Description: Transfer RNA, 76 nucleotides, folded computationally.
RNA sequence: CUGGCUAUAGCUCAGUAGGUAGAGCGCUCGCUUUGGGAGCGAGAGGCCGCAGGUUCGAGACCUGCUAGCUAGACCA
Repeated sequence: CUGGCUAUAGCUCAGUAGGUAGAGCGCUCGCUUUGGGAGCGAGAGGCCGCAGGUUCGAGACCUGCUAGCUAGACCA
């Protein structure tokens, strides 16, 4: 320098072909218990790496950039 993959909730990850974002764990509250744990119920929490573009509408498509992983090329 080139190609590929990845970037979504605190963590691990879903989200076929664009229609307005979810699960598990964790966290908070309640019930249960003398209390804790376990169990059950409810809830909070992300505008989807950054910036543009296309579209009525983008997590998804296009362009550039950033970070990580990976393969290769080049130099010595």
It matches the Rfam family "tRNA". The prediction has a mean pLDDT of 81.